The RNA shown here (transfer RNA) has 73 nucleotides and comes from an Anaerolineae bacterium.
Rfam family: tRNA.
The sequence is in RNAcentral, with records from ENA.

RNA sequence: GCCACCCUAGCUCAGCCGGUAGAGCAGCGCAUUCGGAAUGCGCCGGGCGUCGGUUCGAAUCCGACGGGGGGCG
Numbered sequence: 001g002c003c004a005c006c007c008u009a010g011c012u013c014a015g016c017c018g019g020u021a022g023a024g025c026a027g028c029g030c031a032u033u034c035g036g037a038a039u040g041c042g043c044c045g046g047g048c049g050u051c052g053g054u055u056c057g058a059a060u061c062c063g064a065c066g067g068g069g070g071g072c073g
Stems, first nucleotide, its partner, number of pairs: 001072003005068003010025004019056001027043005049065005
């Protein structure tokens, strides 16, 4: 330099044939226990890397930029 890929909750990921975002773990509360651990129930937490475009409507489609790991030279 060229080629594809990824970026969503504190972490790991799902959602990506457009219809208004979810799981597990972590955290907090309660129950259970002599007390813990484990388990069960509940709660909290993000508007989707940034900016623009298309659309009635964008995490999802298009473009640019930024970041990450990879292949080729």